Record summary:
This is a predicted structure of a 101-nucleotide RNA (Guanidine-I riboswitch aptamer) from Nitrosomonas sp. UBA6494. The prediction has a mean pLDDT of 87. Rfam family: Guanidine-I riboswitch aptamer. Gene Ontology term of the family: regulation of gene expression. The literature on the family includes a 2017 paper in Mol Cell by Nelson et al., "Metabolism of Free Guanidine in Bacteria Is Regulated by a Widespread Riboswitch Class".
């Protein structure tokens, strides 16, 4: 100098809005209509820089060795603005992006 490899999934969170559901409000005799997410929730959507698990993968020891089981080890990470999905919005996606150091 080159080249590999530096990983995947769940499950919760942080946070998000408002399609159901509930709640409030104003009409309704009732059923129920309609607004309101600046309504605490409940379904939902949710991290690369967040939490656990499982899995994988380097690297090593054991055995009853075409396999199996143990053990470590898997690091670091600041960050717009805009845009994009969904019902709408998010720390989601674009994106470990532009930048910045």
């Nucleotide at each position: 100098g080159c080249c590999a490899c530096g990983g995947g999934a769940a499950a919760c969170u942080a946070g998000g809005g408002u399609u159901c559901c509930g709640g409030u409000u104003a009409c309704g005799a009732u059923a129920g209509u309609a607004a309101c997410g600046u309504c605490u929730g409940g379904u939902c959507c949710g991290a690369g820089a967040g939490u656990u698990u499982c899995c994988g993968g380097u690297c090593u020891c054991g055995c009853u060795u075409a396999g199996c089981g143990g053990g470590a080890c898997u690091c670091c990470a600041c960050g717009g603005a805009g845009g994009g999905a969904u019902a709408a919005a998010a720390g989601c996606c674009c994106g470990g992006g532009a930048g910045a150091u």